[in-house]
RNA sequence: UACUACCUUCGGGGUCAGGUGGAAUUCCUAACCGGCGGUAAAGCCCGCGAGUCCGUAAAAAUUUACGGAUAGAUCCGGUGAAAUUCCGGAGCCGACAGUUAAAGUCUGGAUGGGAGAAGGUAUUA
Numbered sequence: 001u002a003c004u005a006c007c008u009u010c011g012g013g014g015u016c017a018g019g020u021g022g023a024a025u026u027c028c029u030a031a032c033c034g035g036c037g038g039u040a041a042a043g044c045c046c047g048c049g050a051g052u053c054c055g056u057a058a059a060a061a062u063u064u065a066c067g068g069a070u071a072g073a074u075c076c077g078g079u080g081a082a083a084u085u086c087c088g089g090a091g092c093c094g095a096c097a098g099u100u101a102a103a104g105u106c107u108g109g110a111u112g113g114g115a116g117a118a119g120g121u122a123u124u125a
Stems, first nucleotide, its partner, number of pairs: 001125002004122007017029003031105002033094002035048004043092002051070008074090005096108003
């Protein structure tokens, strides 16, 4: 230094201000937010995770494991060896359940799970 095994810790943000209404942080105006790895620094390029649905098995009565499906959104100009990533401009997107009224932002599953990140120990080379 690398591989493998194990352990520990960490590991998601956001409705200001106003309008209508009996009622909305859900509608309208407007505001705000951006998990992880890769790559010229990325919410919208490639991939992963979370969510939802289906199947199989186990357990036992709704969980776990594995497999499958589903899974949003960007262009123009500039610089450069290289950028849909930087700079300038203009755009766009956002699971499920709940709710006096329709939710990326409220409440809930979730003091959960998790891609992964950092550190440590041991073996081997």